[in-house]
RNA sequence: CGACAUAGCUGGGGGAGCACACCGCUGAGAUUGAAACGCACGUUUCUUGACCCUUAUCACUUGACCCGGGUAAUACCGGCGUAAGGAAGCGAAAAGAUCAAACC
Numbered sequence: 001c002g003a004c005a006u007a008g009c010u011g012g013g014g015g016a017g018c019a020c021a022c023c024g025c026u027g028a029g030a031u032u033g034a035a036a037c038g039c040a041c042g043u044u045u046c047u048u049g050a051c052c053c054u055u056a057u058c059a060c061u062u063g064a065c066c067c068g069g070g071u072a073a074u075a076c077c078g079g080c081g082u083a084a085g086g087a088a089g090c091g092a093a094a095a096g097a098u099c100a101a102a103c104c
Base pairs, nucleotide, nucleotide: 001096008090009089010088011054012053013052014051017025018024033046034045035044036043037042060085061084062083066079067078068077069076
């Protein structure tokens, strides 16, 4: 060199939309339970599990009730976007190859 800050470890960050709510769509992920408010459909908060991300051109947020296309509908697809923000520390290894030194 192989083999790199990669795998991994610890800590941390994140979202959960649309629907005709039956069937279903997209996605890695659309979860479980509780509380408050509400006549109700529901809304908000907390919790739980899975999943994704962890210094950054793939987590996610904002711009954004944005622009173009498409759909039953939706950030569904593309643009914006190498945009502005965004959670870090530790950290290995084999065969094999090459080089150098010492000794014979």